The part of an RNA shown here (small-subunit ribosomal RNA, 3' major domain) has 479 nucleotides and comes from Koshicola spirodelophila. It is recorded under the gene name rrs. Rfam family: Bacterial small subunit ribosomal RNA. Gene Ontology terms of the family: structural constituent of ribosome and ribosome. The organism belongs to Koshicola, within Eukaryota.
Context: one part of a larger RNA
RNA sequence: UGACGGGGGCCCGCACCAAUGGUGGAUUAUGCGGUUUAAUUUGACGAUACACGGAGAACCUUACCAGGGCUUGACAUAUCGAGAAUUUUCAGAGAUGGAAAGUGCUUAAAUUUUAUAUUUAAGAGCUUGAAUACAGGUGGUGCAUGGCUGUCGUCAGCUUGUGUUUUGAAAUGCUGGGUUAAGUCUCGCAACGAGCGCAACCCUCGUCCUUAGUUACCUCUUAGAGGUUCUCUGGGGAUACUGCCGGUGUAAGCCGGAGGAAGGUGAGGACGACGUCAAGUCAUCAUGCCCCUUAUGCCCUGGGCUACACGCGUAAUACAAUGGUUGAGACAAUGAGAUGCGACCCCGCGAGGACCAGCUAACCUCUUAAACUCAGCCUCAGUUCGGAUUGUAGGCUGCAACUCGCCUGCAUGAAGUCGGAAUCAUUAGUAAUCGCCGGUCAGCACCACGGCGGUGAAUACGUUCCCGGGCCUUGUACA
Numbered sequence: 001u002g003a004c005g006g007g008g009g010c011c012c013g014c015a016c017c018a019a020u021g022g023u024g025g026a027u028u029a030u031g032c033g034g035u036u037u038a039a040u041u042u043g044a045c046g047a048u049a050c051a052c053g054g055a056g057a058a059c060c061u062u063a064c065c066a067g068g069g070c071u072u073g074a075c076a077u078a079u080c081g082a083g084a085a086u087u088u089u090c091a092g093a094g095a096u097g098g099a100a101a102g103u104g105c106u107u108a109a110a111u112u113u114u115a116u117a118u119u120u121a122a123g124a125g126c127u128u129g130a131a132u133a134c135a136g137g138u139g140g141u142g143c144a145u146g147g148c149u150g151u152c153g154u155c156a157g158c159u160u161g162u163g164u165u166u167u168g169a170a171a172u173g174c175u176g177g178g179u180u181a182a183g184u185c186u187c188g189c190a191a192c193g194a195g196c197g198c199a200a201c202c203c204u205c206g207u208c209c210u211u212a213g214u215u216a217c218c219u220c221u222u223a224g225a226g227g228u229u230c231u232c233u234g235g236g237g238a239u240a241c242u243g244c245c246g247g248u249g250u251a252a253g254c255c256g257g258a259g260g261a262a263g264g265u266g267a268g269g270a271c272g273a274c275g276u277c278a279a280g281u282c283a284u285c286a287u288g289c290c291c292c293u294u295a296u297g298c299c300c301u302g303g304g305c306u307a308c309a310c311g312c313g314u315a316a317u318a319c320a321a322u323g324g325u326u327g328a329g330a331c332a333a334u335g336a337g338a339u340g341c342g343a344c345c346c347c348g349c350g351a352g353g354a355c356c357a358g359c360u361a362a363c364c365u366c367u368u369a370a371a372c373u374c375a376g377c378c379u380c381a382g383u384u385c386g387g388a389u390u391g392u393a394g395g396c397u398g399c400a401a402c403u404c405g406c407c408u409g410c411a412u413g414a415a416g417u418c419g420g421a422a423u424c425a426u427u428a429g430u431a432a433u434c435g436c437c438g439g440u441c442a443g444c445a446c447c448a449c450g451g452c453g454g455u456g457a458a459u460a461c462g463u464u465c466c467c468g469g470g471c472c473u474u475g476u477a478c479a
Stems, first nucleotide, its partner, number of pairs: 001479002003476003007473007015463002019426005026317008034308002042053002064303007073134001077133002079130005086101006105123007136292002139290003145286002147281003150277001152275001157196006163172003176187003202269004207238007216228005241263001244257005319419001323378007335366003340359002346353002385416001390411007432455007
């Protein structure tokens, strides 16, 4: 000087407290461990692994296993040789092997019956043969690395120049009195400045003005016409600064008020200092070294990643009457669409099918939002709760749904009556609850993830305690 302390002081954070809803019990989904297996590919393991890489494993993916094959190779460059490309067919699980058809394009020159045809040369691209340099490796090492990322933590810190003090390591500045979300600002001071952080500049939302009106909106004699007040869309601008008033204070500021759509960081996002954890990633990619080279490379068929005594994590659905069910009625926002979204009408109980209009989308479609409201039934029961499981009949995608997809009808109707010790999230348009959309995608998730809107609470006395963190100080046989 740090680090540590079941030392002290000050302060902060859904850290505790208060409140609300959960997890831990049930069933299912999903990830992990374990076990099993020919293989169940692999990484990640307290917080910071475990609905994580994987925004979608039937084949492919795929890295794993079994079997069948290849050896200059599936891919790249270079040398030499041959050939148009390509199409059809046979054997085979396919990879692959055999057979047949087929002679192109551009440029230049020559000949010719000048529309064109033939010959020669060169070139582009593709196919193929040979030999060798080489290719190839999701093989190892994240403890050799780059890049990227998590975490402490959006915590308020981390440094430096000159000066000064000390024999020196170092200190000072950065400590102290106040204040702040903040090393934010202020006063003082052997310090005076500066840099990276904080804040602001960026994006979205909220108010107003202006501008532009089609596909939006409005009006009318309604399939047309007219208009831009409003809604809305998208371009520009304004607005908030403790600016004003009162109190308090030396000041910085704090408390209250006015006006205002918004008030003291207006709300949310992006943004993550010096560093820590030899944290994570050689399987995105790149890359040193090591290893394989008729195989640890490459192609194919089938299987596996989906196994199942069990343990753990994360979710969904419930256990019901603030509910279930039947009928009728109302109100969104984001977004997606041409190998696509696919209305209306018709067929089917339904999943869906048939036909086909419109839409390259403020125009058409996906698209009926659901919770909600009104009326009827159910009356506390393992039930008209709950929906697992199973049987059967179908639908869709796709070469192909057996291993192993999703959906529908009928039947079946498990467990479950609110969950031990323990434990998680949340401070407002938040929690809770309700549906909608998207990416991935042939198909497959509202049980995941990312967004969108609807309805819409309770509680916070406070900082004694638990956890984490910041500053000062003290002890130390630690570095």